[in-house]
RNA sequence: CUCCGAUAAAGGCAAACCCGAAGUAAUUCGGGGACGCAAAGCCACGGGUCCUGGAAAAGGACGGCCGGGCCGCCGAA
Numbered sequence: 001c002u003c004c005g006a007u008a009a010a011g012g013c014a015a016a017c018c019c020g021a022a023g024u025a026a027u028u029c030g031g032g033g034a035c036g037c038a039a040a041g042c043c044a045c046g047g048g049u050c051c052u053g054g055a056a057a058a059g060g061a062c063g064g065c066c067g068g069g070c071c072g073c074c075g076a077a
Stems, first nucleotide, its partner, number of pairs: 004075002012037002017032006035064001041070003045067003048062005
């Protein structure tokens, strides 16, 4: 340094739900709250799902749906 991921250590994030706000909506943000997470950190690049749309096109959302890329704490087997 790479692979790997412990009944280790230091920490971190925050599902459902509730309250408030934004948005046509999916959903997002803040507070509370913890189901869980070795990247549950970042990127919408590919697939997929969802919303708007009569349909198509187009636009939007989801990274805690899957894949991929980048960066990162620790160091047992």
Molecule: c-di-GMP-I riboswitch aptamer
Organism: Desulfuromonadaceae bacterium